[in-house]
Predicted 3D model of a 682-nucleotide part of an RNA (large-subunit ribosomal RNA, domain II) from Wandonia haliotis.

Context: one part of a larger RNA
């Protein structure tokens, strides 16, 4: 992990309800028993029962009524008939009630051969150390006491075998071993160890207490019944085809991962004839988008004007004065609000008409679903985060394939009945992988920027394109050459101040083609260098501002990585325009099937599908009736052919070696890929 077998919605019930088939119908039925008979049968008998053919009220009771009530009102249930009886389907009901599955609970017993503790009686501890008390002698003391030597041999004493433990660590982890091996370590006269026999038993035992031990099982043992405990949970649930097709929402719930009823689906029936949906037109109610606010209610920018306060001055005190302090109300001006509105759409809803369309609606049976996501807009929450979360409105995905975004559950195109080596397109594409344009034109880009998903404020004398403006052959702008001076070192200040610390201004005038009482470095301070300006040379375009396009900095994530290869007058990008590819879209052409209508053989239209409803079948086993085959070779097994949408079926060839089929009914142990399924084999 394969093969083979077996392996889950079934039986029961004079139990409910629907539908169906048949019988009889205001009626329908017989049970038990019984007769009779070809005898697990059929047929007659058998009316006790039961259902329906009247209700309503508690009831008494009345009765097509009756209860309530004072009521001849009003209301409630009821009447103007159709059941019943059997088979057969569909679901519920009680049962183990589709299959397996608990951890548990109660009882009946069986266990201390392990294993705790206990009781009784045995047994077992090598060597060696240490040297208590006590005696004895001797010294001492008044008598003790006390000191010394020697005797002696205590201890949960000391070191270490046997024994007993199990400290650390390796190894061993389908082990040699369902707990050991090695090597290390603890006790080894003690509360030691340990044979034999005995005792304590399951809410109990024992227990130097660890929830430990009670036979490899223990926060309540095993074994056997209760019993197929229960399991709103988990997993499993088996041949085809066809037709329709949800649900993941509302209320409630010891209720949230379940369920009740409602919606949403199927299916059969009915009645209404235009009730459903859409489109325009019409008339409506409403206060949301938006806007507005000297139009409320609250908040609010600047100023103004001016109560109130608060600072200052003044004053004995009152008065008064001032204010680039707070500030109501008033004006002017800007701006704000889901619980602000003086306004106020658009959709949406409601009505009526028209026109389209072909759906609603009620009954009755049967569900499933009640964990949803994503994406677009509309909010609420959060951080105007989240593949966040809760609402609404739409859509896909869920249950939806097919093409496209490399690659993808919902983001584009587009809704797959079946076949074809036919055509046209969408979405996106056309250099090559790779169908189709190395397509016209005219720009634009130099970053490989872009070509595929965000990059940003705020910079940029990148570059192109346009508008205003200035200056220029009277020669501009950049360089280049030469001047940039004189009173003067203005004045004042200073230790100093001289264009260039600082402060003043009639920053004035002079020679001049120009040259500031001085643009910047610089010295202490002056010197120097340098600007403005100007003169020459040179020879054609040169500034400023302003928008726009395309670029560049800003630019950081942890292993590399535009799908690749490349592409620079594109195969980047704008902008126009042709041609093409491109999908199970649409067309052509045959074919199946559902439903519809008619002209009855045509003709429309319909056929993605997951829960789930519905319909037809095919296939195994076994019965009945009625017909076949077979040792001249049945089932079975394995090949080929053919036929059916298909589940299969025939037919034949090889193998088997005794049994099998066909129609047509009627019955179920009636189909397996999955249940860490069960056996059994590989």
């Nucleotide at each position: 992990u394969c093969c083979u077998a077996c392996g889950a919605g079934u039986u029961a019930c004079u139990c409910u309800u629907c539908g169906u088939u048949a019988g009889c119908g205001a009626g329908g039925u017989u049970a038990a028993g019984g007769g009779c008979u070809u005898a697990a049968g059929g047929u007659c008998c058998g009316a006790a029962g039961c259902c329906g053919a009247a209700g309503c009220g508690a009831a008494a009771g009345c009765g097509a009524g009756u209860c309530u009530g004072a009521a001849u009102a009003g209301g409630g249930c009821g009447c103007u008939u159709a059941g019943u009886u059997a088979g057969c389907g569909g679901a519920g009901g009680u049962a183990g009630a589709c299959g397996c599955g608990a951890a548990a609970c109660c009882u009946u017993g069986u266990g201390a051969u392990c294993u705790a503790c206990c009781c009784a009686u045995g047994g077992c501890c090598a060597g060696g150390u240490u040297g208590a008390a006590g005696u004895u002698c001797c010294g001492g003391u008044a008598a003790c006491a006390c000191g010394g030597a020697a005797u002696g041999g205590a201890g949960g004493a000391c070191c270490g075998a046997a024994c007993c433990a199990g400290u650390a660590g390796a190894c061993g982890u389908u082990g040699a071993a369902a707990a050991g091996u090695c090597u290390u370590u603890g006790g080894a006269u003690g509360a030691g160890c340990u044979g034999u026999g005995g005792g304590u038993a399951g809410g109990g035992g024992u227990g130097a207490a660890a929830g430990g031990c009670c036979a490899a099982u223990c926060a309540a043992a095993c074994u056997g019944g209760g019993a197929a405990a229960u399991a709103g949970c988990u997993c499993g649930u088996a041949c085809u085809c066809c037709c329709c097709g949800a649900a993941a929402u509302g209320c409630a719930u010891u209720u949230a991962g379940g369920u009740g009823c409602a919606g949403c689906g199927u299916u059969g029936g009915a009645a209404u004839a235009g009730a459903g949906u859409c489109u325009u037109a019409u008339a409506g109610a409403g206060g949301u988008a938006g806007a507005g606010c000297u139009a409320c209610u609250g908040a609010u920018u600047g100023g103004g004007c001016u109560a109130g306060g608060g600072g200052g001055c003044u004053u004995c005190a009152c008065c008064g004065c001032c204010u680039a302090c707070c500030a109501a109300a008033c004006c002017c001006u800007g701006a704000c609000a889901a619980a602000c509105u003086c306004c106020g759409a658009a959709u949406g809803c409601u009505a009526u008409a028209a026109g389209a369309u072909a759906u609603g609606u009620c009954c009755a049976g049967c569900a499933g679903u009640g964990a949803g996501g994503g994406c677009a807009u509309g909010g609420g929450u959060g951080c105007u985060a989240a593949g966040g979360u809760c609402c609404a409105u739409g859509u896909c995905c869920g249950a939806g394939a097919g093409g496209g975004a490399a690659a993808g559950a919902a983001c584009c195109c587009a809704g797959a009945c079946c076949a074809u080596c036919a055509g046209c397109u969408a979405a996106g594409g056309c250099c090559c992988c790779a169908a189709a344009g190395u397509g016209u034109a005219a720009g634009c880009u130099a970053a490989g920027u872009u070509g595929u998903u965000c990059a940003a404020a705020c910079g940029u004398u990148g570059u192109u394109c346009g508008g205003u403006u200035g200056c220029a052959u009277a020669g501009a702008c950049a360089g280049c050459u030469a001047g940039g001076a004189u009173g003067u070192u203005g004045g004042c200040u200073u230790g100093g101040a001289a264009g260039c610390a600082g402060c003043c201004a009639u920053u004035c005038a002079u020679u001049u083609a120009a040259a500031g009482a001085g643009u910047g470095c610089g010295u202490a301070a002056c010197a120097g260098c340098u600007c403005a300006c100007u003169a020459g040379u040179c020879g054609a375009g040169c500034g400023a501002u302003c928008g726009a396009g395309c670029g560049u900095g800003g630019a950081u994530a942890a292993u590399a990585a535009u799908c690749g290869g490349g592409c620079a007058u594109a195969a980047g990008u704008u902008u126009a325009c042709c041609g093409c590819c491109g999908a199970a879209g649409c067309u052509a052409u045959g074919g199946c099937a559902u439903c519809a209508g008619u002209u009855u053989a045509c003709u429309g239209a319909u056929g993605g599908g997951u829960a789930g409803g519905g319909g037809a079948g095919c296939a195994u086993u076994c019965c009945a009736u009625a017909u076949a085959c077979g040792u001249u070779g049945a089932a079975u097994g394995u090949g080929u052919a053919u036929c059916g949408u298909g589940a299969g079926a025939u037919a034949u060839g090889c193998u088997g070696g005794a049994g099998u089929g066909u129609a047509u009914g009627g019955a179920a142990a009636a189909g397996c890929a999955a249940a860490u399924g069960u056996a059994g084999g590989a």